[in-house]
RNA sequence: GAUGGUAUUGCUCAGUAGUAGAGCACAUGCUUAGGAUGCACGAGGUCUUGGGUUCAAUCCCCAGUACCAUCA
Numbered sequence: 001g002a003u004g005g006u007a008u009u010g011c012u013c014a015g016u017a018g019u020a021g022a023g024c025a026c027a028u029g030c031u032u033a034g035g036a037u038g039c040a041c042g043a044g045g046u047c048u049u050g051g052g053u054u055c056a057a058u059c060c061c062c063a064g065u066a067c068c069a070u071c072a
Stems, first nucleotide, its partner, number of pairs: 001071007010024004018055001026042001028040003048064005
């Protein structure tokens, strides 16, 4: 330099145009003499950035940024 891939809650990942979900972690309560485990309940996301298409974009298109892989 060329090509391809990834970016979603603190972490690991789903989701696929129509109100954003799971597990772990975290907070609170119950249980315990206390802790662990278990149970219940809750908070936390402007879905990497900027444009475009659309009635409507996490999703489709273009460009940028970061990281990864392959080739040179």